[in-house]
Context: one part of a larger RNA
RNA sequence: CCAUCGUUUAGGAACUCGGCAAAACAGCGGCCGUACCUUCGGUAUAUGGCCUGCCCAUUGCCCUUCGGGGCACAUGGGCCGCAGCGAAUGAUCUCAAACGACUGUUUACCAAAAACACAGGUCCCUGCUAAAUCGCAAGAUGACGUAUAGGGGCUGAUGCCUGGCCAGUGUCAGAACGUUAAGGUAAGGGGUGCAAGCUCUGAACCGAAGCGCUGACGAACGCCGGCGGUAACUAUAACCGUCCUAAGGUAGCGAAAUUCCUUGUCGGGUAAGUUCCGACCUGCACGAACGGCAUAACGAUUUGAGGACUCUCUCAACGAUGGACUCG
Numbered sequence: 001c002c003a004u005c006g007u008u009u010a011g012g013a014a015c016u017c018g019g020c021a022a023a024a025c026a027g028c029g030g031c032c033g034u035a036c037c038u039u040c041g042g043u044a045u046a047u048g049g050c051c052u053g054c055c056c057a058u059u060g061c062c063c064u065u066c067g068g069g070g071c072a073c074a075u076g077g078g079c080c081g082c083a084g085c086g087a088a089u090g091a092u093c094u095c096a097a098a099c100g101a102c103u104g105u106u107u108a109c110c111a112a113a114a115a116c117a118c119a120g121g122u123c124c125c126u127g128c129u130a131a132a133u134c135g136c137a138a139g140a141u142g143a144c145g146u147a148u149a150g151g152g153g154c155u156g157a158u159g160c161c162u163g164g165c166c167a168g169u170g171u172c173a174g175a176a177c178g179u180u181a182a183g184g185u186a187a188g189g190g191g192u193g194c195a196a197g198c199u200c201u202g203a204a205c206c207g208a209a210g211c212g213c214u215g216a217c218g219a220a221c222g223c224c225g226g227c228g229g230u231a232a233c234u235a236u237a238a239c240c241g242u243c244c245u246a247a248g249g250u251a252g253c254g255a256a257a258u259u260c261c262u263u264g265u266c267g268g269g270u271a272a273g274u275u276c277c278g279a280c281c282u283g284c285a286c287g288a289a290c291g292g293c294a295u296a297a298c299g300a301u302u303u304g305a306g307g308a309c310u311c312u313c314u315c316a317a318c319g320a321u322g323g324a325c326u327c328g
Base pairs, nucleotide, nucleotide: 001323002322003321004320005319006318007317008316010314011313014312019309029051030050031049032048037042039157053079054078055077056076057075058074059072060071061070062069063068080084092307093306094305095304096303097302098301099299100298104116105115120155121154122153123152124151125150126149132141133140134139158294159293160292161291163224164223165222168221169220170217171216172215173214174213177212178211179210183206184205188201189200190199191198192197225243226242227241228240229239252286253283264280265279266278267277268276
């Protein structure tokens, strides 16, 4: 010096990306007592306070061979120690926010999460030889089930809700009409032949699905504007005009896990805050089941703050074990 471990005055996060690591109060015993919020179940061991050994007396209950034995709480008195859950084991707590409701699942061996799943919601298909799937087929699963069933897509507890657009794409429906293949019918024409005929060609008409056409459908794929002017300070524009569109983003939320400019501006917290919380709205580029907004409980999740606590750190030191070093 390195690894592991231990101790310390004063301070106590000043360390650091970050209290990482460590330390410490407490310890699923008893008594007391517990807030906000809440889906009334919880939150909750919330937070917080006190007690705990041994001896004696008093009381109650049970058993008894009536000699006694056992159990339990409380009250009073006393004894010892630094210390009585005397050793060991055995939650750090609080406040605020984000995301996901939750328990669960996952990248065996760098990711455990906000990802997946989930109960719940909704749409589509399926009437049974079901749809769907596997197989060339026989056949099998579905299912020895039968629409309260089965398959598929999306969303993801719960609460309040889920706006406008069917022009494009898609799906579904439509006894009409247009287009239209093979095919059918066939006027006419060509070749050959004396002719009958054979053969080639062929207008017009008939002729399916599809497409066109008509309509419906968004918890189907998706989409949801621009410019100019205007109020008796200024500013702003409820209002007006105009262009375009299928229709121009409703409620709610908003510098957000989304905000470039940006450390936006204001307020809070700090002596000092690019983070955090509350607002504002100028949303580069939120927005309603690719769900919107809230939400108790839950989380080895993420972010900010505080208490307690500490060698994380400042100022300085000490020690243990194993290495390193020397010799073998």
The part of an RNA shown here (large-subunit ribosomal RNA, domain IV) has 328 nucleotides and comes from a Candidatus Kerfeldbacteria bacterium. The coordinates come from a structure-prediction model, not an experiment, and the mean pLDDT is 84. It matches the Rfam family "Bacterial large subunit ribosomal RNA".